[in-house]
The RNA shown here (small-subunit ribosomal RNA) has 1424 nucleotides and comes from an uncultured prokaryote.

RNA sequence: AGAGUUUGAUCCUGGCUCAGGAUGAACGCUGGCGGCGUGCUUAACACAUGCAAGUCGAACGCACCUUCGGGUGAGUGGCGGACGGGUGAGUAACGCGUGAGAAUCUGCCCCAAGGAGGGGGAUAACGGCUGGAAACGGCCGCUAAUACCCCAUAUGCCGAGAGGGGAAAUGAAUUUCGCCUGAGGAUGAGCUCGCGUCUGAUUAGCUAGUUGGUGUAGGUAAUGGCUCACCAAGGCAUCGAUCAGUAGCUGGUCUGAGAGGAUGAUCAGCCACACUGGGACUGAGACACGGCCCAGACUCCUACGGGAGGCAGCAGUGGGGAAUUUUCCGCAAUGGGCGAAAGCCUGACGGAGCAACGCCGCGUGAGGGAUGAAGGCCUCUGGGCUGUAAACCUCUUUUAUCAAGGAAGAAGAUCUGACGGUACUUGAUGAAUAAGCCACGGCUAAUUCCGUGCCAGCAGCCGCGGUAAUACGGAGGGUGCAAGCGUUAAUCGGAAUUACUGGGCGUAAAGCGCGCGUAGGCGGUUUGGUAAGUCGGAUGUGAAAGCCCUGGGCUCAACCCAGGAAUUGCAUUCGAUACUGCCUGACUAGAGUAUGGUAGAGGGAAGUGGAAUUUCCGGUGUAGCGGUGAAAUGCGUAGAUAUCGGAAGGAACACCAGUGGCGAAGGCGACUUCCUGGGCCAAUACUGACGCUGAGGUGCGAAAGCGUGGGGAGCAAACAGGAUUAGAUACCCUGGUAGUCCACGCCGUAAACGAUGAGAACUAGAUGUUGGGGGGGUUGCCCUUCGGUGUCGCAGCUAACGCGUUAAGUUCUCCGCCUGGGGAGUACGCCGGCAACGGUAAAACUCAAAGGAAUUGACGGGGACCCGCACAAGCGGUGGAGCAUGUGGUUUAAUUCGAUGCAACGCGAAGAACCUUACCUGCCCUUGACAUCCUCGGAACUUGUCAGAAAUGACUUGGUGCCUUCGGGAACUGAGUGACAGGUGCUGCAUGGCUGUCGUCAGCUCGUGUCGUGAGAUGUUGGGUUAAGUCCCGCAACGAGCGCAACCCUCGCCAUUAGUUGCCAUCAUUUAGUUGGGCACUCUAGUGGGACUGCCGGUGAUAAGCCGGAGGAAGGUGGGGAUGACGUCAAGUCAUCAUGGCCCUUACGGGCUGGGCUACACACGUGCUACAAUGGCGGCAAUGGGAAGCUAAUCUCAAAAAGCCGUCUCAGUUCGGAUUGGGCUCUGCAACUCGAGCUCAUGAAGUUGGAAUCGCUAGUAAUCGCGGAUCAGCAUGCCGCGGUGAAUACGUUCCCGGGCCUUGUACACACCGCCCGUCACACCAUGGGAGUUGGUUUUACCCGAAGGUGGUGCGCCAACUAUUUAUAGGGGCAGCCAACCACGGUAGGUUCAGUGACUGGGGUGAAGUCGUAACAAGGUAACC
Repeated sequence: AGAGUUUGAUCCUGGCUCAGGAUGAACGCUGGCGGCGUGCUUAACACAUGCAAGUCGAACGCACCUUCGGGUGAGUGGCGGACGGGUGAGUAACGCGUGAGAAUCUGCCCCAAGGAGGGGGAUAACGGCUGGAAACGGCCGCUAAUACCCCAUAUGCCGAGAGGGGAAAUGAAUUUCGCCUGAGGAUGAGCUCGCGUCUGAUUAGCUAGUUGGUGUAGGUAAUGGCUCACCAAGGCAUCGAUCAGUAGCUGGUCUGAGAGGAUGAUCAGCCACACUGGGACUGAGACACGGCCCAGACUCCUACGGGAGGCAGCAGUGGGGAAUUUUCCGCAAUGGGCGAAAGCCUGACGGAGCAACGCCGCGUGAGGGAUGAAGGCCUCUGGGCUGUAAACCUCUUUUAUCAAGGAAGAAGAUCUGACGGUACUUGAUGAAUAAGCCACGGCUAAUUCCGUGCCAGCAGCCGCGGUAAUACGGAGGGUGCAAGCGUUAAUCGGAAUUACUGGGCGUAAAGCGCGCGUAGGCGGUUUGGUAAGUCGGAUGUGAAAGCCCUGGGCUCAACCCAGGAAUUGCAUUCGAUACUGCCUGACUAGAGUAUGGUAGAGGGAAGUGGAAUUUCCGGUGUAGCGGUGAAAUGCGUAGAUAUCGGAAGGAACACCAGUGGCGAAGGCGACUUCCUGGGCCAAUACUGACGCUGAGGUGCGAAAGCGUGGGGAGCAAACAGGAUUAGAUACCCUGGUAGUCCACGCCGUAAACGAUGAGAACUAGAUGUUGGGGGGGUUGCCCUUCGGUGUCGCAGCUAACGCGUUAAGUUCUCCGCCUGGGGAGUACGCCGGCAACGGUAAAACUCAAAGGAAUUGACGGGGACCCGCACAAGCGGUGGAGCAUGUGGUUUAAUUCGAUGCAACGCGAAGAACCUUACCUGCCCUUGACAUCCUCGGAACUUGUCAGAAAUGACUUGGUGCCUUCGGGAACUGAGUGACAGGUGCUGCAUGGCUGUCGUCAGCUCGUGUCGUGAGAUGUUGGGUUAAGUCCCGCAACGAGCGCAACCCUCGCCAUUAGUUGCCAUCAUUUAGUUGGGCACUCUAGUGGGACUGCCGGUGAUAAGCCGGAGGAAGGUGGGGAUGACGUCAAGUCAUCAUGGCCCUUACGGGCUGGGCUACACACGUGCUACAAUGGCGGCAAUGGGAAGCUAAUCUCAAAAAGCCGUCUCAGUUCGGAUUGGGCUCUGCAACUCGAGCUCAUGAAGUUGGAAUCGCUAGUAAUCGCGGAUCAGCAUGCCGCGGUGAAUACGUUCCCGGGCCUUGUACACACCGCCCGUCACACCAUGGGAGUUGGUUUUACCCGAAGGUGGUGCGCCAACUAUUUAUAGGGGCAGCCAACCACGGUAGGUUCAGUGACUGGGGUGAAGUCGUAACAAGGUAACC
C1' cells in the first nucleotide's frame, strides 16, 4: 500500500466481498510446562446454608465465675453500622466532564484561646405478677452513669438600638485520655452558574407555581416558587421547546497516518440503586444494601389468633443462556472500625483452587547417518517424491519425575508467614513425559492421483460439480501458523462508500417549474476609536493509573517500580492591532432616482376585419360522392358531390416569419384604441452601500381534470359501425359525446429541459444576427462602444461525449439536492384539495449488480454504392403418370450402421444371391481366426471313408525334406501354461488426419510510426477504376505477409526437331498406304514463337483506366482445368485409418448354416421412359472420337445415334411400354426368398402436369449416341468422350446470397438475439382489516395507609417557676381534626407492540399459459 467482481473488450460511476488489528467471547478439532492478568455481557430472575460490623469494664449498675490478679454475660451509655464491598435498573439531567462562584455545614484530626461552679428527677437491667403457639409483650416495684433536666457564668450569636436568648462529665495515685464554648485550618459534604454531552420533525408548539414581583411571610445548614398569600402576564421554542426512543457519565479502551469512528468489562473518579412504591426518625453526615414505619407482590412458620424475610456483599443453588470459577486458606502483609492499650472484628484485602479465556516465555531434542532400506504415493515404467527423514551410532537433560537443601516478603529490639516445604539451588535416571490445526481455482503462500458424475457436496466474493473436477470426498506431497489452529458473532480499518481534513449534482444518484421576500449567512473605498473574534507571554487547573520516552526490578519477556514528557482543553491576567466584528466620520467605482431617446407576438380590457371549414335558404345540374394499401360502413334520384348567389355561427389568425423579438418561468403572433410592467442606450445631476443570496412563508404556474353559468363551426378521449387480423377491446376509415372557446372559482403537476440554481470577478479569438450610441468616408462601406441571441474555436476542464467570455474554465458568497439496484416516489401518519389527486416519506424482504460514455462486431421490415443465372429476358425441366433408386415412417427374429435445411436423401456403396456383412436364428470354439515370448512333441504336407446343415469330429493313405561344428537350428505344425490377443462395443462434445460449407467471395493480418487514459483507430477510409484490397491519385502514415493476378496443365495459330505401328502431295505398285519410296501435308510429342492495352483516335485529371479502330489464328483474364487466405458452423467422420479414456474377456471375441439388409396402408428427394408427326416403324449409313488390356497409333470392345429414303395420319393409336403368362440363354457350389439378357403373348397409367420449384449466357442449353471404373454375373447411377447445335440479357425497382461505407441498438450464445405484463403453481416478508390481547402515558373524579407539619387537646404528665404544699403556671404527651400524599378504584383519551377470518399489492422460484409492449424506423418513433 491494495485486490476480486458489471463488459466480447475498455474507461468511468457505483455497490458487494476479501487481505489487517482487536475481544470479558462462544463453538469444532487438538492439548506439555511456567509467569502475569481475566472470568454471568443473558433474568435489577428467585434464593437453601454459612460467613460479610462490630467494639469499649479506662462511662454505668446488675448477675455469674475466680487461681482474688481478674474474667464472662445480657442491659444502660459512647463511638462506628452514611466507610469498605456490590450492581447499572432508573436517569438525556447541573447526572457527568471542564472551568468558575457565594448564601452554607463539617463527627473524628491540627493550631492557638477560654472554661468545666451549683443542684435535681427518672429509667433499662433486676425482682414479682401476668398475656401469647411463636415473634414479642403488659402492669407493679428497686437502681447507676461520660444517659436526662434546671440554675449560674461566657468574648462570640440575634437585634438599628433598647434588649433578648444561650455550655459543660467525670475517671484516675500522677501524667495521659476525655467534656464545653466560640475563632482559624484541614478534610468531607450541600448549593449556584458558563460551556460540552445520543437519535427521531412521519413529535411544532409547550407551560397556572407556570415566569416575575411584593410580603425584612414560612421553611432550610444555606440562595431560591423550595412553600404560602396577593399582584402582574409572563416564561420556553426551528440556534429544535414539548413528546417519543435509547443510554449511567468520565479518565480511558480498540482502531486509524491523522481527523475521526466504535466502545465505557477488569483498574480509578463521580452519580444512581438496594424485592417494588411511599415516608420520615436518629445522627456531624442517611431519607440509610446486611436500620425503622406503611402499602404491594412473592416465599416461609403458625396452635389460624398472628408472625418472619429480602445475596445488585463472599462462596454456593435453581433458572435463563452459545457462555463465565471454590459453599477454599488467612488476618502474616496493606487498609478500615472500636479501644489508653493488649486486643477483638474485617468474604475489604493477601493468597491458593478451577478455566489455553487472553498476553508473554520455554519445551517436545542435538550431531552424524545412502543400499538413498521398507512401506506409501506418482510415473513417460527409465525412474521420481516422502528423504537424513527413519533405522543405526555418538551426545545433551531445558521440561516432566524422584531425592536433598531452602528463602526474601517482618515494619518493630523480641515475637509473628495464610501462601508453603512455594520460588530458587544441587543431585539422580533416561530421548526418556510432550504436535496439532487450517488451507493448497483466483484474490492468497501451497498440486498430483483415485472415487463421484448438476448426484453427493463446496462456497467470504467471483463461482465449482452434467465421465478425464488442481474448487466435492479420500490419499500422497508441498504451504502457513503452532499449544494452539480454524469457525461464528460484534467492532474499527481498508471505505475519499457522509468527504472538517477529504466527494459530488449536463448524460452515471443528484439544481426546487419560476419569481418576490422574512430570519439567517455573506458583503465596496477610507478616518479615528475599541479590543469581542484572532495572535503572543505569564499564572492556575487539566486526579492517579494508562499511552509515549528514559532508567531500574523479576534469568528474558509479559508484568511491576521511579522520573520525565504529554494531557492539543478551560479560566484569569498582561500585551499586539494587520484582518473580521462593533462604534464613529467621510467617499462614489456596487445599487438606486431624475432627464431625453428607443425596439418589442410583454400583460389586461374594449372594439373591428378578411380568408377558410360547416350548416341553412335559393339557383344551375345528374348519378354518383366519399374514403383506402384495397375496401366497406356513411351520404345520394325525397336530387347528393360539383358549381353560383345569399344568410347564420363559432373558432383560429395564411403570407410577413427569421437558431428574429419580448417575458422570471409557464408562455406570447390579424388590426385599432385605452390602461399598464420591464429592458436597453446617451449625457449630466442627485442619494451615499441603501447590496447578494434566501430555510420557513407567499405569489405566478402548459396541458389534462373539477365546480357554476354560457357557448359549440372545426377537431376530438369515451362510444358505435366498417375494415385488417389467428385474435384486433389497436394502428386505417365513417360517424361522434365530454372537452377544446368565454366568465368566475379550484387543481399545482410535466422530458415545467439548456435534463446545466442565483449573484459577482477574471481568463485568446473568428464569424453571423438583433436593439441603441459615437466616429470616418469615395454613402449598397468601414472603424468603435454598450446590451441581447447563434455558430466555430485557443488555453483549461471532462470518464468520455463534449463545454469553451451565454463555461461544464479559474475563484468568491448564499440556497437546494445526492449516497448501489429493486421494493417505491409505494405503505402508514400528517398537511392541502369538492374530487381526481398532490406534498412530505419509510421498512421488511431481495439481488451482485443496476448504470454512464465510448470501442469492435453482429443485426435492422435504416440509408448510399457494387456484384452474382439473384431477379428480369429466354430455352429446357421437376411437381401429375408408370418404373428405377435413396430416405422417412411402419413392419420384422433381423429389416446392421452412419449421413438430416442450403452443405442428408442414384450420399459412405466404383456395383448386398453365398461371400461381402457389421444384423437375426440355430450349432460350435476359448491363449483363441491373427502377433510376440516360454515348455514339450511332430517335418511340412497329403489320399480316402463315415457322421453332420456346415463349422467340426472320428478313422485312414502316402511322406521323412533343408542347414549342421552332430549338441542342435530355420520354416511349418500339434498340445499346454500365462502374460496377452480380439471388439464395425461407447464417446466426432476428449482427439489426429481427411472432408463439406460460406466461396474462387475479395478479403484477412503484421512491423514501425502517429492518434486515443483505454478498448482501439490509422494504414485497409476518401476521389476514380477493376473480375479483383486490380491499379492510379490523394492522405500520419510508411512498408510487408497470407489471399487476387501471374508462374503449371490442356485446347486454339505458327515455326522447328523427329518420322514408327502414323501420313500419302509427287513417282511406281496393290483388292487394300498393301509394298517400294518420301516425311511435303495430317497426326504424334518434344522445344520455341505469339497477346503486351503494344499501335491509332476519342474520353478521363496530363493518371489508372474505359470506348472505338487497325493488324492478327486469337484482344483486353482468349476458352477450360488444377489451385480454396484469416476464419465460421463443438458442421461430418472413433464404421477407411490412427488414437486418449471407458466398457466386454467360455464373450460385446472367433467359426459355420440358413435368413435379413430386397419387407410395404403411406410420404418425400433424385432419375429413366413417355404422353407422340421436329414423331414411331422399316431400310441405308463411320471416314471420326474414346478407353482398357498393353512392349503395342497395329489387335479387340464395335453395332454408333441423331442423319437420308420409305411408310403411318391424330387415335389411348403402328403413341406408350408397365404388369402378367409361357419358352430359352448366360454367369456362378447355388438365381426360391433375390440376378441379367433374348423371344412369343399380354398391352396399366399416361393426351404436357395445381400451388410451388430447378438448371443454363456459347460450342453453352437442348438433343444424340459411345466408352470406362466397380465387376463371376448385375447400371435408368457415377466418371468421361465426342456428333448436331439454339434463344435471350431492356435493366438492377423487387426476391435470395455476398462485398464496402455509413447510421441506430437495451443484441455479444450476437435477431433462431433480447425482453414486458396478466393468468396458473410454490414459498417469503409486508400494508389494510370487524376486532381482540398486553404494555405505556395522560385527564377528571373517588379512596386516602404510614409520615412530618398545622390545629385542637374534654384525657394525661418526674425535673422548671410560684405560693395559700395542694394546686396553679410554663412546657409537653396520647387522642381527635385538617391539608398534603403512595397504593388502589371509576370513566375517557394518547401511544407502542402482539394476534386476526378475509383482502391488497410486492419479492423470489432451468425448462407452465396467453399474447408481443420495448430495444433496429422494433415493423403505429419512443418517452413524460